[in-house]
Molecule: transfer RNA
Organism: Candidatus Taylorbacteria bacterium RIFCSPHIGHO2_02_FULL_43_55
């Protein structure tokens, strides 16, 4: 240089066009002497920027960043 994959919460991973779960970690409180472990709530997210569309995490372009194959 060229081609394919991936980007979602601190970490892991689901959502195939209706305003985004789940575990795990974190913080609070219940239980215990006290840890641990359960159990309840709480708290954080769509890589960026455009487009399409009545609406986009998703469908279309561009960049950006990781991997991966070729030269």
């Nucleotide at each position: 240089c060229g081609g394919g994959c991936u980007g979602u919460a601190g970490u892991a991973u689901a959502g195939u066009g209706g305003u985004a779960g789940u575990a795990u970690a974190u913080a609070u409180g219940a239980u215990u002497u006290g840890g641990g472990a359960u159990c309840a709530u709480a708290c954080g997210g769509u890589c960026u920027g455009g487009g399409u569309u009545c609406g986009a995490u998703u469908c279309c372009c561009a960049g950006c960043a990781g991997c991966c194959c070729g030269a």